[in-house]
RNA sequence: GCGCCUGUAGCUCAGUGGUAGAGCGACCGUCUUAUACACGGUUGGUCGUAGGUUCGAAUCCUACCGGGCGCA
Numbered sequence: 001g002c003g004c005c006u007g008u009a010g011c012u013c014a015g016u017g018g019u020a021g022a023g024c025g026a027c028c029g030u031c032u033u034a035u036a037c038a039c040g041g042u043u044g045g046u047c048g049u050a051g052g053u054u055c056g057a058a059u060c061c062u063a064c065c066g067g068g069c070g071c072a
Stems, first nucleotide, its partner, number of pairs: 001071007010024004018055001025043006048064005
């Protein structure tokens, strides 16, 4: 330099055009002498950045940025 994959909550990941979700975590409560476990609730996001297409974009297209793999 070229090609491919990837970027979504604090972490690991779903969501492939029509209200952004789960598990773990954090906080509060119940329980306990207390902690843990268990159960219930709460908390959480400029969907990497900028444009484009569309009535409507996390999702499709383009460029750029970060990470990974391969080729040279």
The RNA shown here (transfer RNA) has 72 nucleotides and comes from a Candidatus Parcubacteria bacterium. Its Rfam family is "tRNA". Rfam classes the family as a transfer RNA.